[in-house]
RNA sequence: GCGCGUGUAGCUCAGUUGGUUAGAGCACCGAGCUUAUACCUCGGCGGUCUUUGGUUCAAAUCCAAACACGCGCA
Numbered sequence: 001g002c003g004c005g006u007g008u009a010g011c012u013c014a015g016u017u018g019g020u021u022a023g024a025g026c027a028c029c030g031a032g033c034u035u036a037u038a039c040c041u042c043g044g045c046g047g048u049c050u051u052u053g054g055u056u057c058a059a060a061u062c063c064a065a066a067c068a069c070g071c072g073c074a
Base pairs, nucleotide, nucleotide: 001073002072003071004070005069006068007067010026011025012024013023019057028044029043030042031041032040050066051065052064053063054062
């Protein structure tokens, strides 16, 4: 340099054919339980869906470019 893939919460990930509030687990915070901690139970916090532009009534989802990372080729 070329091709392919990935980018969603602090971390690991789901999200169907574009459509009714963007979710789960872990972590974190609070309460319960305990002499106390842990475990367990309940509740809570946390997101400009990498960026920009486009298509559309409507975009995490489709299209283009850029950026980051990974793999392959040279």
Molecule: transfer RNA
Organism: Patescibacteria group bacterium